Predicted 3D model of a 72-nucleotide RNA (transfer RNA) from Pyramimonas parkeae. The sequence is in RNAcentral, with records from ENA. Its Rfam family is "tRNA". The family's RNA type in Rfam is transfer RNA. It is recorded under the gene name trnA. Its mean pLDDT, the model's own confidence on a scale to 100, is 83.
RNA sequence: GGGGGCGUAGUUCAGCGGUAGAACACAUGCUUUGCAAGCAUGGGGUCACCGGUUCAAAUCCGGUCGCCUCCA
Numbered sequence: 001g002g003g004g005g006c007g008u009a010g011u012u013c014a015g016c017g018g019u020a021g022a023a024c025a026c027a028u029g030c031u032u033u034g035c036a037a038g039c040a041u042g043g044g045g046u047c048a049c050c051g052g053u054u055c056a057a058a059u060c061c062g063g064u065c066g067c068c069u070c071c072a
Stems, first nucleotide, its partner, number of pairs: 001071007010024004018055001026042005048064005
């Protein structure tokens, strides 16, 4: 320098045009003498960034940045 993949909650990830979700974590309550476990409820998001397409974009297209990997 070139090819490919990835970037979504605190963490690990799903969602691949039509309301942004799960698990764990966190907070509160129930339970317990207390802790843990369990159960219930709740809070938490600039979908890496910029632009384009579309009635509508996390999703499609272009560019930028970062990480991983392959080739030279």